[in-house]
Molecule: c-di-GMP-I riboswitch aptamer
Organism: mouse gut metagenome
RNA sequence: GCAAACCGGGGGAAACCCCGGGACGCAAAGCCAUAGGGCCUAAAGCGGCGGGCUCCCUGUGCCGCCGCCAUGGCAGCCUGGUUGCUGA
Numbered sequence: 001g002c003a004a005a006c007c008g009g010g011g012g013a014a015a016c017c018c019c020g021g022g023a024c025g026c027a028a029a030g031c032c033a034u035a036g037g038g039c040c041u042a043a044a045g046c047g048g049c050g051g052g053c054u055c056c057c058u059g060u061g062c063c064g065c066c067g068c069c070a071u072g073g074c075a076g077c078c079u080g081g082u083u084g085c086u087g088a
Base pairs, nucleotide, nucleotide: 001026002025006021007020008019009018010017011016024076030082031081032080035079036078037077038074039073040072045068046067047066048065049064050063051062
């Protein structure tokens, strides 16, 4: 010098971010996410299942649940780049 958890206000679908308070910690806990890896979230989209509408069936749309997925996010996850402080 910075500022975790937590609290208050705001943004966002969420992760998370911003402002104020607050300090767990950090010699880069400054910056870069279009440098690489990893992690978080899943709105929209896609797939599946179920519900309901109907005399019945089917289809479309609706609602709910599950899965996939970043175009969203994390620099206080690691590597890397870059700037700064210190001066054995």